[in-house]
Order: sequence, then C1' cells, then structure tokens
RNA sequence: CCGUGCUAGACGGGGAGGUAGCGGUGCCCUGUACCCGCAAUCCGCUGUAGCGGGGUUGAACUCCUGUCCGCGGGUAUAGCUUGUGGGGACCGGCUCCUGUAAGGGGCGGUGAAGGCCGGGUCCUGCGCGGCGGAGACUCCUGAACCGUGUCAGGUCCUGGCGGAAGCAGCACUAAGGGAGGCCCUCCGGGUGCCGCAGGGGCGCCUGGCCAGAGCUACCUGCAGGGGUAACGCCCGGAAGCUAUAUUCAACGACAGGUGCACGG
Repeated sequence: CCGUGCUAGACGGGGAGGUAGCGGUGCCCUGUACCCGCAAUCCGCUGUAGCGGGGUUGAACUCCUGUCCGCGGGUAUAGCUUGUGGGGACCGGCUCCUGUAAGGGGCGGUGAAGGCCGGGUCCUGCGCGGCGGAGACUCCUGAACCGUGUCAGGUCCUGGCGGAAGCAGCACUAAGGGAGGCCCUCCGGGUGCCGCAGGGGCGCCUGGCCAGAGCUACCUGCAGGGGUAACGCCCGGAAGCUAUAUUCAACGACAGGUGCACGG
C1' cells in the first nucleotide's frame, strides 16, 4: 500500500415552551436524514442520552474536534404606528366673559364725548272720546173669568117711567216680551298718536344752548379669568413594525483527527 472480517460511531440537528434539571411526544426553523410500540393535568432518565424491540452501514462524501458563515428563535433597550385604561384645563385646540385700542369696520364739523335747561318713557287723580252693560226713553205686542172703557145678543128688578150686573166682540192698559237708536243717568276695562293737574326722576330716547373731536368694541391682535376631555399633552399597559446590543443556533464551507484481527 492492497484485500477480507470486525468494533467505536452514524442512520438528523436546533429554538421556544414545559421541567428541579435533562431527553422525547405536541409547536416552530432547517431540509430529506432506517422500521415498529409508548407518551401532556404525559412517558422516561439522574447523567449525555428518550424507554423497549428489530434492522442497515461502518473507519470515511457519511464518524469526531476546531474555525467561519448564519436560517430561525429568545432577552434587553430605543423609536414609530394602532387600539386601550387613567390624569389634567396645560403657553396647544374650541368656546364664553372682562379689559385694552395697534390694525380693519361703523358713527361723527349736516357736530363726537361732556356740561346746563327742558320734554317723553313711569305713577296718581280729574276731564273728554270710544267700546260694552244696565236703567230711563220711543214704538210694537201683551189678560177665557179673577184689568179698564163701551158693552150686540141674552139675563135681573119695576105697575110704569126707568134702572142694574155683565159674556163674546172692539178699543186701551199692567206685569212681562221684543225692537230702536238721538239725547239723558249710572257702572266697567287688556279702552285712546286726546286734554288738564300733581308726583317721580336710576337708566334709555329726545329738543334747545355752551363748546369743539372724538365715540364704539363687530372682526383681527394683545392681557386676564371661566368652561370643555373629540383631539393634541402627560402617565400606564397591549399588539405590530423598525433599529441596536446580547444569547442559543440548523443547513453549509474549510482545516485537522480516528481503532482491532488475519492474509498478500
């Protein structure tokens, strides 16, 4: 060095979770890497590997060690976004009030603000008018008998002359009913561009006189105060994304290492 037969080893590994810890079953990553039985309020172990049984391969493409790369996962921090719980009226937002008067607007020499004199608005009384009601007034109507007058017919008294009561009708009237509208009387009011007198005068409106340039606060600005939690803001927690750091790390790449027996 070659050949034959073996042995160790290998026939997947890893992350999170779970666990006193570890391996497995279940999830995820890697990517193809024998078979059967068992296993989540689980199965097994107490030390390097699930436990039990079987099989293949076998000293190298395959086993072991180291370095590199790095799928994927974990942790921490920061930022952003979207929900969510709470806080607070904050030099944000919205709104109200007060003040100011820089800008815009409006009023003002056809006279602002102010001052003086007066009037109105307000109250009381009276008058006048209007409206309404009642009375009075005028007209009409208005009584089977128990109203008046006249009383046909009929009745009664009388010797006679004559006399008496009186129904219907007609006329009139009382109470009552109705209509009228001029005047008269009384009463009332959510009555009046009305008059007279008195009172009151804060405010507002207005006339005259004096005098002569401001007045107002509608919008913006500024200052102060109040309200409002939809939002901005502050605090907490959740999810997602991104970045940084750290940790575990598959697949892969490279380097090194690896036994026994026999024969040639």

RNAcentral holds the sequence, with entries from ENA. Bacterial large signal recognition particle RNA from a Bacillota bacterium, 264 nucleotides, folded computationally. It is recorded under the gene name ffs. The coordinates come from a structure-prediction model, not an experiment, and the mean pLDDT is 77. The model forms 95% of the base pairs in the Rfam consensus.